[in-house]
RNA sequence: GCGGGUAUGGCGGAACUGGUAGACGCAGUAGACUCAAAAUCUACCGACCUUACGGUCAUGGGGGUUCGAUUCCCUCUACCCGCACCA
Numbered sequence: 001g002c003g004g005g006u007a008u009g010g011c012g013g014a015a016c017u018g019g020u021a022g023a024c025g026c027a028g029u030a031g032a033c034u035c036a037a038a039a040u041c042u043a044c045c046g047a048c049c050u051u052a053c054g055g056u057c058a059u060g061g062g063g064g065u066u067c068g069a070u071u072c073c074c075u076c077u078a079c080c081c082g083c084a085c086c087a
Stems, first nucleotide, its partner, number of pairs: 001083007010026003019067001028044005046057004060076005
């Protein structure tokens, strides 16, 4: 240099033919139970703003198509694999 693959919350990992994210699990927080702990059960659990209600943003970055994009197109970045080249 060429070709292919991967990138989603703190972690793993989903999402149909494009239909408006993060299912489910782990970790965590609070509570129940217990003399206490473990286990178990219940609730919460992306980020930011908000007293709250609620709002905004978010699928590696940027742009495009579309009423609508994790998904399609272009480009860039990082990592992995293969090939080629050089010494």
A computed fold for an 87-nucleotide RNA from a Fidelibacterota bacterium, annotated as transfer RNA.
It matches the Rfam family "tRNA". Rfam classes the family as a transfer RNA. Gene Ontology term of the family: triplet codon-amino acid adaptor activity.
The coordinates come from a structure-prediction model, not an experiment, and the mean pLDDT is 80.
It was read from a public genome assembly.